[in-house]
RNA sequence: GGGGCUAUAGCUUAGCUGGUAAAGCGUUUCGUUCGCAACGAAGAGACCACCGGUUCGAUUCCGGUUAGCUCCA
Numbered sequence: 001g002g003g004g005c006u007a008u009a010g011c012u013u014a015g016c017u018g019g020u021a022a023a024g025c026g027u028u029u030c031g032u033u034c035g036c037a038a039c040g041a042a043g044a045g046a047c048c049a050c051c052g053g054u055u056c057g058a059u060u061c062c063g064g065u066u067a068g069c070u071c072c073a
Base pairs, nucleotide, nucleotide: 001072002071003070004069005068006067007066010025011024012023013022019056027043028042029041030040031039032038049065050064051063052062053061
């Protein structure tokens, strides 16, 4: 220098060819207990890495940028 893959909640990941984003762990509150753990119930939490474009509508499609991994030279 060129090619490929990845970027979604605090962490680990889903999201079946576009239509108001989900789960586990964690966290908060409540209940059971003398208390802890464990279990049960409820809740909060992500403008989907960034900037543009296409579209009535983009996490999803297109272009570029950034970061990480990887292959070639």